Record summary: A computed fold for a 350-nucleotide part of an RNA from a metagenome, annotated as small-subunit ribosomal RNA, central domain. The prediction has a mean pLDDT of 89.
[in-house]
Context: one part of a larger RNA
RNA sequence: CUGGGCGUAAAGCGCGCGUAGGUGGCAAGUUAAGUCGGAUGUGAAAGCCCUGGGCUCAACCUAGGAAUCGCAUUCGAUACUGGCUAGCUCGAGUUUGGUAGAGGAGAGUGGAAUUCCCGGUGUAGCGGUGAAAUGCGUAGAUAUCGGGAGGAACACCAGUGGCGAAGGCGGCUCUCUGGACUAAAACUGACACUGAGGCGCGACAGCGUGGGGAUCAAACAGGAUUAGAUACCCUGGUAGUCCACGCCGUAAACGAUGAGAACUAGCCGUCGGGAACUUUAAUGUUUUUGGUGGCGCAGCUAACGCGAUAAGUUCUCCGCCUGGGGAGUACGGCCGCAAGGUUAAAACUC
Numbered sequence: 001c002u003g004g005g006c007g008u009a010a011a012g013c014g015c016g017c018g019u020a021g022g023u024g025g026c027a028a029g030u031u032a033a034g035u036c037g038g039a040u041g042u043g044a045a046a047g048c049c050c051u052g053g054g055c056u057c058a059a060c061c062u063a064g065g066a067a068u069c070g071c072a073u074u075c076g077a078u079a080c081u082g083g084c085u086a087g088c089u090c091g092a093g094u095u096u097g098g099u100a101g102a103g104g105a106g107a108g109u110g111g112a113a114u115u116c117c118c119g120g121u122g123u124a125g126c127g128g129u130g131a132a133a134u135g136c137g138u139a140g141a142u143a144u145c146g147g148g149a150g151g152a153a154c155a156c157c158a159g160u161g162g163c164g165a166a167g168g169c170g171g172c173u174c175u176c177u178g179g180a181c182u183a184a185a186a187c188u189g190a191c192a193c194u195g196a197g198g199c200g201c202g203a204c205a206g207c208g209u210g211g212g213g214a215u216c217a218a219a220c221a222g223g224a225u226u227a228g229a230u231a232c233c234c235u236g237g238u239a240g241u242c243c244a245c246g247c248c249g250u251a252a253a254c255g256a257u258g259a260g261a262a263c264u265a266g267c268c269g270u271c272g273g274g275a276a277c278u279u280u281a282a283u284g285u286u287u288u289u290g291g292u293g294g295c296g297c298a299g300c301u302a303a304c305g306c307g308a309u310a311a312g313u314u315c316u317c318c319g320c321c322u323g324g325g326g327a328g329u330a331c332g333g334c335c336g337c338a339a340g341g342u343u344a345a346a347a348c349u350c
Base pairs, nucleotide, nucleotide: 004321005320006319007304008303012318014201015200016199017198021194022193023192025088026087028085029084030083031082033081034080035077036076037075038074039073040072041071042070049065050064051063052062053061054060091191092188093187094186095185096183097182098181099180103177104176105175106174107173108172109171110154115149116148117147118146119145120144121143125136126135162169163168206247207246208245209244210243211242216240220236221235222234223233258317259316260315261314262313263312266295267294268293269292270291271290272289273288274287275286276285277284299306300305323350324349325348332343333342334341335340
């Protein structure tokens, strides 16, 4: 490099937008670049291959042929691909009316609970554990009632329920705003798919500046346990957890399964629309469509399993893998305030 692969053996970028590039619906005309055919020229000789000939044979030598799979010029062919011209509507999109939703951003607001403070009642314990102790409490705790402060999270509803590209999103109200689905028409007329670079988003932890600080809680301290106990358990407790702005850019960022499209038995649930029939109504039945689950035929798979949400049968594009260790490391580059991230070897060794 090729062949072969990427759910679990090595291997799908965390996710999107999109540049170049690659690929691209139906039908007509034209062109003849790709494609196909003919002719001509060239493709040195030797060698290789085939058929002969010469050394007694062979090696070797020698004659002819073939081959030289290529290139150029020219004459044709026009199915497919491409270019050009004029079209089409099924792909894609736009308009209108509806629907569901923890989709996003900002502002406001509510109740329960924890903690703290003040006051009342009240008295000797509380707390904690396997058992204890540290701790709190006669300076009146725990318990209980009333009042207040403050921060954070939103019980029930709640659901293999919903929304989002992913990360993720859950009290309530308002404002701004993205997407999806759906019905019936109209419109644009291939405007599409993928996407190297690039740009953006991206949990937690962490970093910078300024706030905030109720709870929980790395570090830390003490008490236990233990042979020891730098732990598990207990009592405390600081960063942090929260907000604003700016960084970081990583995760078992997982469905360990890239995106788009076409085709391929059935059965059962659930969420959102539409239609028909039925019912007083609630609703029920049938059907269709978009999600989301459970079985399962064919097929696939090393097996497990997957099975219209494919890991089946195919098409297009991108990413990635190539024995284990060394190593996702060193060096260099780029990025970062740092922590570090990203790109990414080799010697050596089995």